RNA sequence: AGAAUUAAUCCAGCGCCAGAACCUAUUUGUAGGUUGACGAGGUAGAGGUUUAUCGAAAGAUUCGGCGGGUGCCUCUCGGUGACUUGUCAUCGUAAAAUCUGCGGCAAAACUGGAAAGCAAUUUCCAGGACAAAGAGCAGGUUGCACAAGAAA
Numbered sequence: 001a002g003a004a005u006u007a008a009u010c011c012a013g014c015g016c017c018a019g020a021a022c023c024u025a026u027u028u029g030u031a032g033g034u035u036g037a038c039g040a041g042g043u044a045g046a047g048g049u050u051u052a053u054c055g056a057a058a059g060a061u062u063c064g065g066c067g068g069g070u071g072c073c074u075c076u077c078g079g080u081g082a083c084u085u086g087u088c089a090u091c092g093u094a095a096a097a098u099c100u101g102c103g104g105c106a107a108a109a110c111u112g113g114a115a116a117g118c119a120a121u122u123u124c125c126a127g128g129a130c131a132a133a134g135a136g137c138a139g140g141u142u143g144c145a146c147a148a149g150a151a152a
Base pairs, nucleotide, nucleotide: 014067015066016065017064019063020035021034022033023032024031025030038055039054040053044076045075046074047073048072049071077092078091079090080089081088083149084148085147086146087145096142097141098140099139100138101137102136110127111126112125113124114123115122116121
């Protein structure tokens, strides 16, 4: 580098547990277990960094800690700023900022049931719901630069 086979193509509110709480056993010293974020949204590449968007539920641990991460910063690349190049600014391939309106199928929780476990608790099925932000669409306001060259 190519070919074949298998699997995945559900990917970050994600993963883990030594504080804490709860359960069981107990020789009362302790040991073993359970819980420890509900979805929506967000990725040009590399490096760095840590409390990185929005609501729901609960009001009781979704507490606390560690790691990671689509955020942020710097650089590279790319888009836009009239055609090219450079600088500068601003964004990220749906690629200028901001305002207003529209838009936007939630899931857990809840109810009923089934299964596993001594238990704490866990998994699954069915039922009917209820968001915000973003994307997107429409309209408004502002910005749309500097230098050189080319063309007319």
Predicted 3D model of a 152-nucleotide RNA (glmS glucosamine-6-phosphate activated ribozyme aptamer) from a Peptococcaceae bacterium. Model confidence (mean pLDDT): 76 of 100.